[in-house]
């Protein structure tokens, strides 16, 4: 210190997650040891049982007990003395108010920090100073009685005290009234001092001392006041009657409404009162760079609290945890009549919980109580157990050891790795074990911990290692198993047959006696921004304004010292934390010392700023005075034009309206016109990114009234300013009321269309409403998506008003202040953009914002007449939502160009037959694949067996095919019979390789065995090769450079041009690659060289037959030619087009081959290869027979026709081709058949011979008909192939003559040697072509043109699209879930209030009962008890209200949830531009 994750990508914003650390923790899984810690966060729930506060005999009587001694005598008993450092129940003192536990209350002077008390107390301690005389009455125990079950009580008698009462004595003490002095900080203190009054003690005793009484001061502990400071909620805004003050009284240690009594009406509150909700408060602790956040376990301080409420006694001290009294509520005991408790002590038990220990030792250390002390008590404390709960430290071996061992995994079968790891050899003994010794903690004794730390021997590697992870963030891989299953999972995401994400194994990383997991918290998160954010478009600017508190606010001088800013002082508890050093073996962990606590207080100085006061200025603000421009505002009144209606006049049959209809109007005279009138509404040109206005928003002319600006002047005023939360005002349309108005428009509605449906869009009507008066409502995409004000920060050009300078004067020019565009540099921005009218640089104020959706919804408040407005959540859900901007795709966007793409044409397909494919149907099978163009006469260049991959049947199982190894036959081959439908059987003859050291070895084989062989089985979505297609379209891309934060862009854009990203200008580009051409066949012309088996001017033949030749046609070599190369126009002095000479050929001469970089998970596992799976007496292999040929039907692609431009015939005749193939072939050429063929057969492995006849062409004839067209079927009859034409083959004769007369919709190819037309050939092939591949003969029409359909290029533009428009994506409805709202009501809690009762018990009356001390001779009295009433009084009880939970039939939306249903509302001009606000 940063990472993941929104996007094809990319910047931003922005949320979500993680890495880190930490805990009083839980759980999984595992567990050696020792040292320091810590250890019921939940039920302040309830407790069995035991212990935690006792102590003093030196304060007192009295009992006991032990011991002596004496007495009596029933001789072991009772008495009496004394004596003990013996025991104690009860009086009496002290202590029980410490200490220990808990956080339920508590938001509060409780806490913490700092002051004060002239407004206070303080046992026991310690200092000082005096004193302690001399008296009395009782009364526990006990003793005797009584009642009770118990706890207990009572009634009579005795006694003692350091218990209790008076007296005396006494101030320096208290109280009342005085005086002087001195202080202070308002009542007032303080010191002398006078008078009056009052008020004290106790004794023990070992004689050492201890204890008492009173003041005075200390020191300890508290008490009260205050000033500052630490939670939430405004959807809690008003709170309060003892309330806020006084004054008289009480009452307190003390102050005070603390309490009372009268009088006053205050008194808190946006600087947040009351209420509600949570909450012990620090010191710390935890995290963080800090600032902050988050907590408040153990340690420490301080408050509260003791079953739940209340109360007051004792007492120095308490309203007391282990004391009372009372009321409730459990709980126990009971003889039913009473009674008794109070673990939030320490241990332990139930319960609750995810969870938290032993009913252990000791008072040996420390401390407290009490005691004179010895001592006794002390679950405080020390210790010791249980708990890996945390820290912290040790071990589980160490060194040497390659045959890289077995074994495991894994593998390309070679090997890798597990790994020096083991094993084996040397070695050491931390820890354990076992033995022995043994501290310190103790200062005289006195040790729970304890035979305990530690320290020696001794032993044997022996007892001692796990968890988690391995996709990426994150170190760490590989097989297997699973197959969207089963799982994982922090986030993003894995898993649908080749998972480094599931489970397992091995491997490897990390940690390590712990490792993971959950949960909180800080942090990373500048993600609530003080340090340290933002608001044009992402989440943020309020509609405007006015203006109150508030905030901040011009020059100057002077003052004071609140704020600042420095000095001292006090305080800021230890503990922790930090820095040093020390002690345990280090370390945790302790202990010293040190700085520090960032703060509050007090005081002392400074005086620039800020303040606060006084003066003062005049530049901000404002007033006056003279101009001035305008739709600014009310109000009144006027005016022409249009529409509409009425009325009259022409005038006739149609108007209206649309994309095209209709619906309506109109012959009762409409539209159209021309003349008059009526109404109401709105103002054309002029007009203008032109004006004014705060915004909203004003537009005809005229007047009246009235706001504001802006300019010049510089007289006045003297910061009077800026900002403004609440408040008040003003606010477009709709919309509501009440009452006018109504022309045109026009929600609702209607009726016509459209349409699949149209509750829409267009049409024809048409009421609210617009409009006016008055009143509400208060909202908008109220925008400039930009609060207001001030200042400063380059320029350039428009407009609009003023002003000055120059002009004699206008205009032009120059300057200058207000406005109001545009364009542009600094700077800013994420970027787009903004840029003196800033989104820039500063500065003040305020308003908002803090992931999307749930939502601007619920509820409560307020407001509204409603409708709704204003404030404004949550539970639940996601992981994004979103800004700009790029790049491509797409658009029923726009540009520009090409393409038989459309237009001009030719032919045609779609209708008929048949052929051939497909589909779908059949069937045992009809084998498989191909499916929009780019499947369909395609894989198939040829299915009767075979092919054959299907079916039926029969057979084999190491196999029909391939290699090896072991045993093992001598074969093998070839022939023959017999059975079988063959495959196979099985018989039988035949047949006997090579070599040798003769043992044997080699090939070849039948058969047995094992590895294996096979698969047209699966997966083209696991590849590979091949192929299609966009498309022969002109486009894909890099280097460098430049520009951008990037993604990208430039270059490739632009002007031009071409078939072309072809070329030429121009350009922050400059260059190269792959495509384009070009170079290759091939045709068109020719020189040249060569002349068979070609050719023939010569001579010759029946014949290129033969000589003879290579002129010439050809042939086939290498060559030449064509490049816009030349003119000439255009054009940019280019490209390059157009014309034109020349020349066979002109502008790529005409054909083929050549197919960038990608797309389509395109096709093919059935060519081939191949990865994995699946089969292995069967998915393999072999036979026979069937089937791929089936046929109601539909689709494709062709053939041949429907005729006369043809049929048909003779036969003219030498008519006239080009490519090709030939040996199991081609076959002349002769005989035979009508003929298909047939026999027979010469030449030719071809420029030689052979197929081989070319046919459309010519004459003649029909004469328009289903025809002398047409040619299917179909029946006889023959031919060829071939083991074999039933299914299933093809000729041929000869009879039979079907549909069919030019083919809807719709569709199809072609631009020149093409189209259509004629025939020829060849692969495949025993045989089978209307397909399918060449090939030449004859030979056409057209093309104005690109508006329009189809595709495609380039540019540009919107995008919510990137799986890319076959895209995205809404909303209802239907089903399942989850939360939340309403909801007749029900049901708990909780805080008040009003009433009613009224416990205990202070206080207070009272005097009915009682009564030892004082007084009195007595009588009585003072005093007290008890009792009684009264005030207040807890708990109840009664109401009505408020709050908050939980449930409620129903019922609303809202949320998720792979493939329900209805449309298509958004995005593109989304097909009606979208959107906001209201009906």
């Nucleotide at each position: 210190a940063g990472a993941g994750u929104u996007u094809g990508a990319u910047c931003c914003u922005g949320g979500c997650u993680c890495a880190g650390g930490a805990c009083g923790a839980a759980c999984g899984c595992u567990g050696g040891c020792g040292g320091c810690a810590c250890g019921c966060c939940u039920a302040a729930c309830a407790c069995a049982u035991g212990c935690a506060a006792g102590u003093c005999g030196a304060a007192c009587g009295a009992a006991g007990c032990u011991a002596u001694g004496g007495a009596g005598c029933u001789u072991g008993c009772u008495c009496c003395a004394u004596a003990g450092a013996c025991u104690u129940a009860g009086u009496g003192g002290c202590g029980g108010a410490c200490g220990g536990g808990u956080g339920a209350g508590u938001a509060a002077c409780a806490c913490g920090u700092g002051a004060g008390c002239a407004a206070c107390c303080u046992a026991c301690c310690u200092u000082a100073a005096a004193g302690a005389g001399g008296g009395g009455g009782a009364u526990a125990a006990c003793g005797g009685g009584a009642a009770g079950a118990a706890a207990u009580u009572u009634c009579c008698g005795c006694u003692a005290a350091u218990a209790c009462c008076g007296c005396g004595u006494a101030a320096a003490c208290u109280u009342a009234c005085g005086a002087a002095a001195c202080g202070g900080c308002a009542u007032c203190g303080u010191u002398u001092u006078g008078u009056a009054a009052g008020c004290a003690a106790a004794g023990a005793u070992u004689u050492a001392u201890c204890g008492c009484u009173u003041u005075a001061a200390g020191a300890u502990g508290g008490g009260c006041c205050c000033g500052c400071g630490g939670c939430u909620g405004a959807u809690u805004a008003g709170a309060u009657a003892g309330u806020u003050g006084g004054u008289g009284g009480g009452g307190u240690a003390a102050c005070g409404g603390c309490c009372u009594a009268c009088c006053a009406a205050g008194u808190c509150g946006a600087c947040g009162a009351u209420c509600a909700g949570u909450a012990g408060c620090c010191a710390g602790a935890c995290u963080g760079a800090g600032a902050g956040g988050u907590u408040g376990a153990u340690u420490g301080g301080c408050c509260a609290c003791a079953u739940u409420g209340g109360g007051a006694c004792u007492g120095a001290g308490a309203c007391a945890c282990g004391g009372c009294c009372c009321a409730g509520a459990c709980u126990c005991c009971u003889a039913c009549g009473g009674g008794a408790g109070g673990c939030a002590g320490c241990a332990g038990u139930g319960g609750g919980g995810g969870a938290u220990a032993u009913u252990g030792c000791a008072c040996a250390a420390u401390g407290g109580g009490g005691g004179a002390a010895a001592c006794c008590c002390u679950g405080a404390u020390g210790c010791a157990g249980c708990g890996a709960u945390g820290c912290c430290g040790c071990g589980u071996g160490a060194g040497c050891g390659a045959a890289g061992a077995a074994g495991g995994u894994u593998u390309u079968c070679g090997g890798a790795u597990u790994g020096u790891a083991a094993a084996g050899c040397u070695c050491u003994g931390u820890u354990g074990a076992g033995g022995g010794g043994g501290a310190a903690g103790a200062a005289a004794a006195u040790g729970a911990c304890u035979g305990u730390a530690c320290c020696c021997c001794u032993u044997u590697a022996g007892a001692a290692a796990g968890c988690c992870a391995c996709g990426g963030c994150u170190a760490a891989c590989u097989a297997c198993g699973u197959g969207c299953c089963a799982g994982c999972a922090g986030c993003c995401g894995c898993g649908g047959u080749a998972a480094u994400a599931c489970g397992u194994a091995g491997g490897u990383g990390g940690c390590a006696a712990g490792c993971g997991u959950u949960g909180u918290c800080c942090g990373g998160a500048a993600u609530u921004a003080c340090u340290g954010g933002g608001u044009g478009u992402a989440a943020a600017g309020g509609g405007a304004g006015u203006g109150u508190a508030g905030g901040c606010g011009g020059g100057a001088a002077u003052a004071u010292a609140a704020g600042u800013c420095u000095g001292a002082u006090g305080u800021g508890a230890a503990a922790u934390a930090c820095c040093g050093a020390g002690g345990c073996u280090c370390a945790a962990c302790c202990u010293c010392g040190g700085g520090g606590c960032u703060g509050c207080a007090u005081u002392g100085g400074a005086a620039a700023c800020u303040a606060u006061a006084u003066u003062u200025c005049u530049u901000g603000a404002g007033u006056g005075a003279a101009g001035u421009a305008g739709a600014g505002g009310c109000a009144a009144g006027c005016g022409g034009a249009a529409u509409u209606c009425c009325c009259g006049g022409u005038g006739u049959a149609g108007c209206g309206g649309u994309g095209g209809a209709a619906u309506g109007c109109g012959u009762a005279g409409a539209u159209a016109u021309c003349g008059g009138g009526a109404g109401g509404a709105a103002c054309a040109c002029c007009a203008g990114u032109g004006g004014c206005g705060a915004a909203g928003g004003c537009g005809g002319c005229u007047u009246g009234c009235u706001g504001g600006g802006c300019u010049u002047u510089u007289a006045c005023u003297g910061a009077c300013g800026c900002u403004g939360a609440g408040g008040c005002u003003c606010g477009a349309a709709a919309g509501c009321g009440u009452g006018g108005g109504g022309a045109g428009c026009a929600a609702a509605c209607a009726g016509g269309a459209u349409u699949a449906g149209a509750u829409a869009c267009c049409c024809u009507g048409g009421u609210a409403g617009u409009c006016c008066a008055c009143g509400c409502u208060g909202u908008a995409a109220a925008c400039g998506a930009u609060g207001a004000u001030u200042a400063c920060u380059a320029g350039g050009u428009g407009u609009g008003g003023g002003g000055g300078g120059a002009u004699u004067g206008a205009a032009c020019c120059c300057u200058u202040c207000c406005g109001u565009g545009c364009c542009g540099c600094a700077g800013u921005u994420a970027a787009c953009a903004c840029a003196a009218u800033a989104a820039g640089u500063a500065a003040u104020c305020c308003a908002c914002c803090u992931g999307g959706g749930g939502a601007g919804u619920a509820c409560g408040g307020c407001c509204g007449c409603a409708a709704g407005g204003c404030u404004g959540a949550a539970a639940c859900u996601c992981a994004a939502a979103g800004g700009a901007a790029u790049u491509g795709a797409c658009g029923g966007g726009g540009g520009c160009c090409c393409g038989c793409a459309c237009a001009a044409g030719c032919a045609g397909u779609g209708g008929a037959g048949u052929a051939u494919g497909u589909g779908g149907u059949u069937u045992a099978a009809u084998u498989c694949g191909a499916a929009g163009c780019a499947a369909c006469g395609c894989g198939a260049a040829g299915a009767a067996c075979c092919u054959u991959a299907c079916c039926a049947g029969g057979u084999c199982u190491u196999g029909a095919c391939a290699u090896a190894u072991a045993c093992g036959u001598g074969a093998c081959c070839g022939a023959u019979g017999c059975a079988g439908a063959g495959a196979u059987g099985u018989a039988u003859c035949u047949u006997u390789c090579c070599u040798u050291u003769c043992g044997g070895g080699g090939a070849c084989u039948a058969g047995u065995a094992u590895a294996c062989a096979g698969g047209u089985g699966g997966u083209g979505c696991a590849u590979g090769g091949u192929u299609g297609u966009c498309g022969u379209c002109a486009g894909c891309u890099c280097g460098u450079g430049u520009c951008g934060u990037g993604a990208g862009a430039u270059g490739u854009u632009g002007g031009g041009u071409u078939a072309a990203g072809u070329c030429c200008c121009g350009c922050a580009a400059c260059g190269a690659g792959c495509g384009c051409a070009a170079c290759c066949c091939u045709u068109a012309u020719u020189a040249u060289u060569a002349g068979u088996u070609g050719c023939u001017a010569c001579a010759u033949u029946u014949a290129g037959u033969u000589g003879a030749g290579c002129a010439c046609u050809c042939u086939a070599a290498a060559g030449a030619g064509a490049c816009u190369g030349c003119c000439g126009u255009u054009g940019a002095c280019a490209a390059a087009a157009c014309g034109g000479a020349g020349g066979a050929a002109g502008g790529u001469g005409g054909g083929g081959a050549u197919g960038a970089g990608g797309u389509c998970a395109a096709a093919u596992c059935a060519u081939c290869a191949u990865g994995c799976c699946c089969u292995u007496u069967a998915u393999g292999a072999c036979c026979u027979g069937g089937g791929c040929u089936a046929c109601a039907c539909a689709c494709g692609u062709a053939c041949u026709a429907c005729a006369a431009u043809g049929g048909c015939g003779c036969g003219u005749a030498a008519a006239c081709a080009a490519a090709g193939a030939g040996g199991a072939g081609c076959a002349a050429g002769c005989u035979g058949g009508c003929g298909a063929c047939a026999g027979u057969g010469a030449g030719c492995a071809a420029a030689u011979c052979u197929c081989g006849a070319a046919a459309a062409a010519g004459c003649g004839u029909c004469u328009c008909a289903g025809u002398u067209c047409a040619g299917a079927u179909u029946g006889c009859a023959g031919g060829c192939u071939g083991a074999a034409a039933c299914u299933c083959g093809c000729c041929u004769g000869u009879a039979u003559g079907a549909a069919g007369u030019u083919g809807g919709a719709a569709u199809u190819g072609c631009u020149a040697g093409u189209a259509a037309u004629c025939g020829c050939g060849a692969a495949u092939c025993a045989g089978c072509a209307u397909g399918u591949c060449g090939c030449g003969g004859u030979g056409a029409a057209u093309a104005c043109g690109u508006u329009c359909c189809c595709g495609g290029g380039c540019c540009u533009u919107g995008u919510a699209c990137a799986c890319a428009c076959c895209g995205c994506c809404c909303g209802u409805c239907a089903a399942a879930c989850c939360a939340u709202g309403a909801g007749a009501g029900u049901u708990g809690g909780c805080a008040a209030c009003a009433c009613c009762c009224g416990a205990a018990g202070u206080c207070g009356a009272u005097a009915g009962u009682c009564u030892a001390a004082c007084c009195g001779u007595a009588a009585g009295g003072a005093g007290g008890a008890c009792g009684u009433c009264g005030c207040c009084g807890a708990a109840g009880g009664u109401g009505g209200g408020g709050u908050u939970g939980a449930u409620g039939a129903u019922u609303a939306g809202g949320g998720u949830u792979a493939a329900g249903u209805c449309a298509u509302a958004a995005c593109a001009a989304g097909g009606u531009a979208g959107c906001c606000g209201u009906a």